This record gives sequence, C1' cells and structure tokens, in this order.
RNA sequence: UGACUCUUAGUUCAGUUGGUUAGAACAGCGGACUCAUAAUCCGUAGGUCGGUGGUUCGACCCCACCAGAGUCAA
Repeated sequence: UGACUCUUAGUUCAGUUGGUUAGAACAGCGGACUCAUAAUCCGUAGGUCGGUGGUUCGACCCCACCAGAGUCAA
C1' cells in the first nucleotide's frame, strides 16, 4: 500500500431473503436453601445493534464514508 473478514448487554456469542416486542449463556443485583460459604433453585436490572450520512412506508439487516480489531499478499 492492496484484498478480505469482523464490530449486537459487563464478557462470549446468536439473530434477520428488511416487517411492527432485540435474545441466550456466563457475570452483576435481590431472595430461597445452609451454622456459614460454594453449588443448586426463583426473581430482577442492564442495549441509542461501532460512528455519520443515504435508500425505503419501514434498517441490527441494504449502500457510501469514517473509526477500531484481525487474516493474507507486497
């Protein structure tokens, strides 16, 4: 310098040929159990879906640019 892939909850990740409520596990918080802790069980909170524009009646999903991470080539 070029090509490609990725970015969604605190962490690891699903999700969608664009469609009306955005989810799981772990972690966190509260409770049950226990002499107590762990484990287990119940409940609960947490997201402007990396950013800015565009297309559309409608965007996490499509397009452009930007930022960050990675792989390959030179």
Molecule: transfer RNA
Organism: Chitinophagaceae bacterium